RNA sequence: UUCUUAUCAAGAGAAGUGGAGGGAAUGGCCCAAUGAAGCUUCAGCAACCAGCCAACCAUGGUCAGGUGCUAAAUCCAGCAGUUUAUCUGCAAGAUAAGAG
Numbered sequence: 001u002u003c004u005u006a007u008c009a010a011g012a013g014a015a016g017u018g019g020a021g022g023g024a025a026u027g028g029c030c031c032a033a034u035g036a037a038g039c040u041u042c043a044g045c046a047a048c049c050a051g052c053c054a055a056c057c058a059u060g061g062u063c064a065g066g067u068g069c070u071a072a073a074u075c076c077a078g079c080a081g082u083u084u085a086u087c088u089g090c091a092a093g094a095u096a097a098g099a100g
């Protein structure tokens, strides 16, 4: 970096440092000197993979080792389907696992 599969309306933040941006991109709408991003420490959430237990399978439970996450539904939207939509599918994105 590409592909495949699964999930994305739940959940969970303080301190120090830093000093103006941030929420993927575009448009909105928001957050931010009552301190943004980044970095560090500690804490927490969840349970994809791994481990353990049970089970014929499907799967369930447990733990927290590898990740991930801790403003707002992936903050909202775009395209298609009969029209409204907490509808269905697709696209884009994020995360995990596997493959190249």
Base pairs, nucleotide, nucleotide: 001100002099003098004097005096006095007094008093013042014041015040016039017038021031022030023029026077027076028075043070044069045068048066049065051062052061053060054059074092078090079089080088081087
Notes
Predicted 3D model of a 100-nucleotide RNA (SAM riboswitch aptamer (S box leader)) from Shouchella clausii KSM-K16. RNAcentral records the identical sequence in 2 taxa. The model forms 90% of the base pairs in the Rfam consensus. Its Rfam family is "SAM riboswitch aptamer (S box leader)". About the family: The SAM riboswitch is found upstream of a number of genes which code for proteins involved in methionine or cysteine biosynthesis in Gram-positive bacteria.